[in-house]
Molecule: Glycine riboswitch aptamer
Organism: Gammaproteobacteria bacterium
RNA sequence: AGGGGUCUGUUCAGAGAGAGUCCGGCCGCAGGCGCCGGAUCGCCGAAGGCGCAAGUCCCGCCCGGAAACGCUCAGGCAACAGCAACGGCAGAUCUUU
Numbered sequence: 001a002g003g004g005g006u007c008u009g010u011u012c013a014g015a016g017a018g019a020g021u022c023c024g025g026c027c028g029c030a031g032g033c034g035c036c037g038g039a040u041c042g043c044c045g046a047a048g049g050c051g052c053a054a055g056u057c058c059c060g061c062c063c064g065g066a067a068a069c070g071c072u073c074a075g076g077c078a079a080c081a082g083c084a085a086c087g088g089c090a091g092a093u094c095u096u097u
Base pairs, nucleotide, nucleotide: 001097002096003095004094005093006092007091008090009089010088011087018041020040021039022038023037024036025035026034042077043076044075048073049071050070051069056066057065058064
């Protein structure tokens, strides 16, 4: 100096699902909309978490492991925000030539 692995940051792009209902509060009064809090029903899976029971992948097979698979604790269900996987950039670390 080059290659590869892991981690971190950043960037690209980024789906799904009720702007649900009820109660209380705020805005001079009333109403409506909105916001906040609580309750309740229905749903989503791509932060995180859990599990290999199913299916899939790794292994010749078993054992075992993994995930974008399953679960939905958490999170989310107008917009905003957040958001995995693939790629780019930078740093750290390990390994190899």